[in-house]
RNA sequence: CGAGCCGGCCGGGCGGCCGCGUCGGGGUGCUCUUCGGAGCGUCUCGCCGAGGAAGGUCCGGGCUCCACAGGGCAGGGUGGUGGGUAACGCCCACCCGGGGUGACCCGCGGGACAGUGCCACAGAAAGCAAACCGCCCGCUGCUCCGGCAGCGGGUAAGGGUGAAACGGUGGUGUAAGAGACCACCAGCGUCCGAGGUGACUCGGGCGGCUCGGUAAACCCCACCCGGAGCAAGGUCAGACAGGGAGCGUUCGAGGGCGGCCCGCCCGAGCUCCCGGGUAGACCGCUAGAGCGUGUCGGCAACGGCACGUCGAGAGGGAUGGUCGCCGGCUGCGGCGUACUUGUACGGCGUAGUACACAGAACCCGGCCUACAGGCCGACUCGUCCG
Numbered sequence: 001c002g003a004g005c006c007g008g009c010c011g012g013g014c015g016g017c018c019g020c021g022u023c024g025g026g027g028u029g030c031u032c033u034u035c036g037g038a039g040c041g042u043c044u045c046g047c048c049g050a051g052g053a054a055g056g057u058c059c060g061g062g063c064u065c066c067a068c069a070g071g072g073c074a075g076g077g078u079g080g081u082g083g084g085u086a087a088c089g090c091c092c093a094c095c096c097g098g099g100g101u102g103a104c105c106c107g108c109g110g111g112a113c114a115g116u117g118c119c120a121c122a123g124a125a126a127g128c129a130a131a132c133c134g135c136c137c138g139c140u141g142c143u144c145c146g147g148c149a150g151c152g153g154g155u156a157a158g159g160g161u162g163a164a165a166c167g168g169u170g171g172u173g174u175a176a177g178a179g180a181c182c183a184c185c186a187g188c189g190u191c192c193g194a195g196g197u198g199a200c201u202c203g204g205g206c207g208g209c210u211c212g213g214u215a216a217a218c219c220c221c222a223c224c225c226g227g228a229g230c231a232a233g234g235u236c237a238g239a240c241a242g243g244g245a246g247c248g249u250u251c252g253a254g255g256g257c258g259g260c261c262c263g264c265c266c267g268a269g270c271u272c273c274c275g276g277g278u279a280g281a282c283c284g285c286u287a288g289a290g291c292g293u294g295u296c297g298g299c300a301a302c303g304g305c306a307c308g309u310c311g312a313g314a315g316g317g318a319u320g321g322u323c324g325c326c327g328g329c330u331g332c333g334g335c336g337u338a339c340u341u342g343u344a345c346g347g348c349g350u351a352g353u354a355c356a357c358a359g360a361a362c363c364c365g366g367c368c369u370a371c372a373g374g375c376c377g378a379c380u381c382g383u384c385c386g
Base pairs, nucleotide, nucleotide: 001382002381003380004379006377007376008375009374010373012326013325014324015323016322017321018320020049021048023046024045025044026043027042028041029040030039031038032037051357055368056367058366059365060364061363062362063229064228065227066226070262071261072260073259075225076224077223078222079221080094081093082092083091084090095109096107097106098105099104110220111219115218116217117214118213119212132159133158134155135154136153137152138151139150140149141148142147167185168184169183170182171181172180186210188207189206190205191204192203193202194201195200233283234282235281236280242274243273244272245271246270247269254266255265256264257263290309291308292307293306294305295304296303297302327355328353329352330351331350332349333348335346336345337344338343339342
């Protein structure tokens, strides 16, 4: 210098004018008043006022309610190992498998000798394998004496099909062949030794000669799992009108304990139809597994300690508009540097500019998805120079 790989961060800045929301202070109008004040409206001053994803609502928790009495069955989820965490399907480190020269990346990564199912097309045969061609033997027939054809049998070494055809190479053996036998290698099972918390790795012995894939198919194993959600839930105020039918009150309707069954408990109301009324205020509500800095422990995720700090709480739902300058981006012009001489980078001038994705609504931790443009750091490969 070129190509690449991983991680972290920012995501417009300043000013003028106009405007919006909560809260606090002050002025003022109206209403009420227990005469202290309160409510509503309006004006003004001050503080604060979206995000890295506030998003999708896919996981996990906090919080709230459902009288926390359970047991079995069913159902759902997770799935290498060790750790982190409030918890997780998240994160970190490692192991194994795959890819890359490498930095590094990818893996829904338990079990296929518990059982069942499935394996398209092609192919003779696809799961207690299988003779299409080929090879070999026997018999019969023909013969130009080289062989050829038919029938019966042997053979998985060779060809061909396939994602996959029941180990590989060499030899012995044989009519031809075959783990039929032997050596080495690969792989499987088992035993022993060493290392590691562990997944697992390394080394050695023995064994039968070899065992297909699929569990985001049923299934088996281990572990985990109550339901509903801030329209949760609570307080206050206010409105109204009842009528009809059916079932039921120990012969128990209906309800609660997430579904079903058992069991337990509450229990006098419940369901449907017609008609009528309300849809206001306040709490929950934002100080929290919070954020920042330093330090210590840890490879890391993360945790401990100290100090500092307060950063939106609306309810038709605010956080905006416009102008100027700067910045960014794009085009053009000329300048400098580098060479491979038309490209790259840097800085200057000028013109344009649609400068992203999006936007709180109970709160957190994650994942995933969207995103103009920019900054920083670590590392790898190639080439050149010293």
This is a predicted structure of a 386-nucleotide RNA (Bacterial RNase P class A) from an Actinomycetes bacterium.
The sequence is in RNAcentral, with records from ENA.
It is recorded under the gene name rnpB.
Model confidence (mean pLDDT): 75 of 100.